[in-house]
Context: one part of a larger RNA
RNA sequence: AGGAGGUUAGGGAAAUCGACAAAUUAGAGCCGUAACUUUGGGAGAAGGCUUGCUUGCGAACUUCUGUACGCGUUAGUGUACGGGGGCUCUCAAGUUGCAAUAACUAGGGGGGGGCAACUGUUUAAUAAAAACAUAGCUUUCUGAUAGCCUGAAAAGGUGUUUACAGAAGGUGAUACCUGGCCAGUGGCAGUCUGAUCAAUCCGGGUUACAACCCGAGUAAGUCCUGCUAAACGCCGGGAGUAACUAUAACUCUCUUAAGGUAGCCAAAUGCCUUGUCUGGUAAGUCAGACGUGCAUGAACGGUCCAACGUUCUCCCUAUUGUCCCAACCUUCUGACGA
Numbered sequence: 001a002g003g004a005g006g007u008u009a010g011g012g013a014a015a016u017c018g019a020c021a022a023a024u025u026a027g028a029g030c031c032g033u034a035a036c037u038u039u040g041g042g043a044g045a046a047g048g049c050u051u052g053c054u055u056g057c058g059a060a061c062u063u064c065u066g067u068a069c070g071c072g073u074u075a076g077u078g079u080a081c082g083g084g085g086g087c088u089c090u091c092a093a094g095u096u097g098c099a100a101u102a103a104c105u106a107g108g109g110g111g112g113g114g115c116a117a118c119u120g121u122u123u124a125a126u127a128a129a130a131a132c133a134u135a136g137c138u139u140u141c142u143g144a145u146a147g148c149c150u151g152a153a154a155a156g157g158u159g160u161u162u163a164c165a166g167a168a169g170g171u172g173a174u175a176c177c178u179g180g181c182c183a184g185u186g187g188c189a190g191u192c193u194g195a196u197c198a199a200u201c202c203g204g205g206u207u208a209c210a211a212c213c214c215g216a217g218u219a220a221g222u223c224c225u226g227c228u229a230a231a232c233g234c235c236g237g238g239a240g241u242a243a244c245u246a247u248a249a250c251u252c253u254c255u256u257a258a259g260g261u262a263g264c265c266a267a268a269u270g271c272c273u274u275g276u277c278u279g280g281u282a283a284g285u286c287a288g289a290c291g292u293g294c295a296u297g298a299a300c301g302g303u304c305c306a307a308c309g310u311u312c313u314c315c316c317u318a319u320u321g322u323c324c325c326a327a328c329c330u331u332c333u334g335a336c337g338a
Base pairs, nucleotide, nucleotide: 001333002332003331004330005329006328007327008326010324011323014322019319027051028050029049030048031047036041038173052095053094054093055092056091058089059088061086062085063084064083065082066081067080068079069078070077071076096100108317109316110315111314112313113312114311115309120132121131136171137170138169139168140167141166142165147158148157149156150155175303176302177301179235180234181233184232185231186228187227188226189225190224194223195222196221202215203214204213205212236254237253238252239251240250263296264293275290276289277288278287279286
């Protein structure tokens, strides 16, 4: 000097990105227990009291035994009342200690918000999460010689399957809901006749014959006509107007396929921005509101939400060597010196 362990007066997070670490709490019995809620929970909520040993009254269970009575032919069996033992409990009195779950063992608690419903899974060796999965919801394909997948094929898987099934995609419990747009891209369907459209065939030209060239005509496809957004996706601008001002229910205009509905918000999404107001603090990155939202928004799901979380964030309480500000003790390592 360092590692591990322990104790510190007064203060008690002033330390720090952050109470990280440490401390507090802790078992059992009894009392008591809020908001909210999917009525299951929340809940060990919170918050209190008690706890050892000795003696005594009483009680329950159990074992042995005695007596009486009932049943049974007997072996036996049942009930009641006594006695001895074991074990547990209620209550009371006494008693020891600083302290009675005296050691070990053994939750700190509460409140607000974000995200994800939950239990679960994950980057073996820097990430455990808000990521993945999930039940639920929904779309598409498929009637079986099916659909989907592997393979050049034979063949194989799904499948010891058969639509309450299998395959593929999306969303992600429940609750309330899921708006408008089919112009673009995609998908599906249609059209006895339209347009375009290759080779063969057909007709013609060239050539001794061909190759070749021209013409006619045609399948799918495309054009065309429709449907389809829980398909990929998208969801405007400029003016004027009310008897204070401001604002604009209202009107005009350009324009689109349609012009963002219900909701929600300075949000894990807001540049400007430390937005503005309110609460909390002496001072706030938190919470609640507001909304011309740079660039929110509805299964790329929107909003609310009890429970759950080694999740993220803010506050309070208890507690503490995190700190003010260091000190000491035990043990291990240890340069150097003796």